Predicted 3D model of a 77-nucleotide RNA (transfer RNA) from Pelagibacteraceae bacterium AG-325-E23. NCBI's taxonomy places the organism under Bacteria, Pseudomonadota, Alphaproteobacteria, Candidatus Pelagibacterales, Candidatus Pelagibacteraceae. The sequence was found in a public genome assembly. Its Rfam family is "tRNA". Rfam links the family to the GO term triplet codon-amino acid adaptor activity.
């Protein structure tokens, strides 16, 4: 350099043939239970859905670039 795949909540990941309000698990806050603690139960907050542009009446979702990770794979040394 080349092709291929991700980038969504603090972790780790679903998702939407484009349609008002985005979701689990952990994990965090508060409750209630206990003499008191863990476990479990019950309630909550938490998200510019990389980023900038562009198509659309509408974009997390399509297209362009840009930019980070991962795999392949070329070259040089």
């Nucleotide at each position: 350099g080349g092709c291929g795949g991700g980038g969504u909540a603090g972790c780790u990941c679903a998702g939407u043939u484009g349609g008002u309000u985005a979701g689990a698990g952990c994990g965090c806050g508060g409750g209630a239970c206990u003499c008191a603690u863990a476990a479990g139960c019950c309630c909550g907050a938490g998200g510019u859905c990389a980023g900038u542009g562009g198509u659309u009446c509408g974009a997390u979702c399509c297209c362009a670039c840009u930019u980070c990770c991962c795999g392949c794979u070329a070259c040089c040394a």